[in-house]
């Protein structure tokens, strides 16, 4: 420096739930709390997935003086996930 990670050591991270505080929702954040994790460290303004649909389109219904307001149900990400996958970048111990 490349590669493994069936061993030791010292650590680290913390998913389901419960609980705070944000958010329309997905989710996220705080304290517990461990199910796994050798990158479960950043990067989602790198490309694919996958979740949600406030907003906006577009159908349909039945309202209105009026696409006027309102409901359905479809698309849609500018949301959200690195603990979904590939890819970047950077690291800690061992070489059993």
């Nucleotide at each position: 420096c490349a590669c493994a990670g069936u061993c030791a050591a010292g650590g680290g991270c913390a998913a389901a739930c419960c609980u705070u505080u944000c958010g329309a929702a997905a989710g996220a954040c705080u304290g517990g709390g461990a199910c796994g994790c050798a990158a479960a460290g950043c990067u989602u303004a790198c490309a694919g997935g996958u979740c949600u649909a406030a907003g906006g389109c577009a159908u349909u219904u039945g309202u209105u003086u009026a696409u006027u307001g309102a409901a359905a149900u479809g698309c849609u990400a500018u949301g959200a996930u690195g603990g979904c996958u590939g890819a970047g970048c950077c690291g800690c111990c061992u070489g059993a």
Molecule: c-di-GMP-I riboswitch aptamer
Organism: Jeotgalibacillus proteolyticus